[in-house]
Context: one part of a larger RNA
RNA sequence: UGACGGGGGCCCGCACAAGCGGUGGAGCAUGUGGUUUAAUUCGACGCAACGCGCAGAACCUUACCUGGGCUUGACAUCUGCGGAACCUCUGUGAAAGCAGGGGGUGCCUUCGGGAGCCGCAAGACAGGUGCUGCAUGGCUGUCGUCAGCUCGUGUCGUGAGAUGUUGGGUUAAGUCCCGCAACGAGCGCAACCCCUAUCCUUAGUUGCCAUCAUUUAGUUGGGCACUCUAAGGAGACUGCCGGUGUCAAACCGGAGGAAGGUGGGGAUGACGUCAAGUCCUCAUGGCCCUUAUGUCCAGGGCUACACACGUGCUGCAAUGGCCGGUACAAAGGGUUGCGAAACCGUGAGGUGGAGCCAAUCUCAAAAAGCCGGUCUCAGUUCGGAUUGGAGUCUGCAACUCGACUCCAUGAAGUUGGAAUCGCUAGUAAUCGCGGAUCAGCAUGCCGCGGUGAAUACGUUCCCGGGCCUUGUACA
Numbered sequence: 001u002g003a004c005g006g007g008g009g010c011c012c013g014c015a016c017a018a019g020c021g022g023u024g025g026a027g028c029a030u031g032u033g034g035u036u037u038a039a040u041u042c043g044a045c046g047c048a049a050c051g052c053g054c055a056g057a058a059c060c061u062u063a064c065c066u067g068g069g070c071u072u073g074a075c076a077u078c079u080g081c082g083g084a085a086c087c088u089c090u091g092u093g094a095a096a097g098c099a100g101g102g103g104g105u106g107c108c109u110u111c112g113g114g115a116g117c118c119g120c121a122a123g124a125c126a127g128g129u130g131c132u133g134c135a136u137g138g139c140u141g142u143c144g145u146c147a148g149c150u151c152g153u154g155u156c157g158u159g160a161g162a163u164g165u166u167g168g169g170u171u172a173a174g175u176c177c178c179g180c181a182a183c184g185a186g187c188g189c190a191a192c193c194c195c196u197a198u199c200c201u202u203a204g205u206u207g208c209c210a211u212c213a214u215u216u217a218g219u220u221g222g223g224c225a226c227u228c229u230a231a232g233g234a235g236a237c238u239g240c241c242g243g244u245g246u247c248a249a250a251c252c253g254g255a256g257g258a259a260g261g262u263g264g265g266g267a268u269g270a271c272g273u274c275a276a277g278u279c280c281u282c283a284u285g286g287c288c289c290u291u292a293u294g295u296c297c298a299g300g301g302c303u304a305c306a307c308a309c310g311u312g313c314u315g316c317a318a319u320g321g322c323c324g325g326u327a328c329a330a331a332g333g334g335u336u337g338c339g340a341a342a343c344c345g346u347g348a349g350g351u352g353g354a355g356c357c358a359a360u361c362u363c364a365a366a367a368a369g370c371c372g373g374u375c376u377c378a379g380u381u382c383g384g385a386u387u388g389g390a391g392u393c394u395g396c397a398a399c400u401c402g403a404c405u406c407c408a409u410g411a412a413g414u415u416g417g418a419a420u421c422g423c424u425a426g427u428a429a430u431c432g433c434g435g436a437u438c439a440g441c442a443u444g445c446c447g448c449g450g451u452g453a454a455u456a457c458g459u460u461c462c463c464g465g466g467c468c469u470u471g472u473a474c475a
Base pairs, nucleotide, nucleotide: 001475002474003472004471005470007469008468009467010466011465012464013463015459016458019423020422021421022420023419026314027313028312029311030310031309032308033307034305035304042053043052064300065299066298067297068296069295070294073125077124078123079121080120081119082118083117086103087102088101089100090099091098092097107114108113127289128288130287131286132285136283137282138278139277140276141274143272148187149186150185151184152183153182154163155162156161167178168177169176193266194265195264196263198234199233200232201231202230203229204228207224208223209222212221213220237260240254241253242252243251244250316416320375321374322373323372324371325370326369332363333362334361337356338355342351343350344349382413387408388407389406390405391404392403393402429451430450431449432448433447434446435445
């Protein structure tokens, strides 16, 4: 100087408390351990591994296993020889491939040949998701959006180092003020950026409709007021008033205001820590393989199942289930695409093809809600697992191993032990909608809006963190 203390002081955080809803019990989905297996590819392991890499394993993917092939190789450059490329047929085979047949002769040319592609041969070489993340780059997680981490000069100290950065106030903040052997500065904080909340201006189609006509319908004429869209501006700064305060910083209350003291949300992550994670994104040192640890193909596996754990979904019901009617979003996607009306089917879906490269057409029905009816506390008109049958769709192909539909079946489950998690406001809870990936496949992920709470006395205690101080046989 640090680190640590079941030392002290001050302070903060959904850290506790106060509340609301869960997990832990059930069924299923998914990941992991274990076990099994020819293989169940590999990585990730307290927080910070376990719906994680995987924004989507039937083949492919695929790295694993079994079997069948290849050895200058699936891919790159170079040399020689031959052939245009290319199209097509036969046999064999699971395919890859192997063996053979037919068609075809292009472009440039100095007529030698050349470009491009294919085949053969030899070798330089290719190739490796093989090992080492404890050789590395890059990227990432974490403490933590915590308020810290440092430097120059000066001063003090023999020196390590200290001072500044400590102290008194204050703040979300090393934020600001005052003081001070310090005076300044840098990286962080804040602001500058984006979205959102109010208003104005400009603009008015594909958007909108107050007034006037018109219509089944903003449909058409008309209009651009309003909504909205999207570009530019205004607005919030403790600016104003009162009080407290050291004549300070600031705090408390108030006015005005759409908004008030960082308005709400996002992006943004200092010096560093964990030899944290990744050699399987990529790059790369070293080591290793080279008729195989490379490469092509078929089939299988990654989907196994006594069990254990994590994360979720659906429930156990009446604030509910079912039936009928009826209302209101936002944000997105669409040409190998979205696909309307109409018709067929109980339905998944099929036929159909209008319109749309989309403020125009379409996916598209929002759901919870509201109105009416029914069920009356029961393992039920709750719950939907499981299983049988029949189908639809995608796709060479749904057996291993897809999703969905209909009929039948109707399991566990009556609110969950010890323990444990999230959340402070348009939040929790609850309700549906969209997107990426994608032929098909979503309870996961990323977004969007609808309805919309309760509680916070307080900081003694648990956990994590910041500053000062103290002890130490630790570095």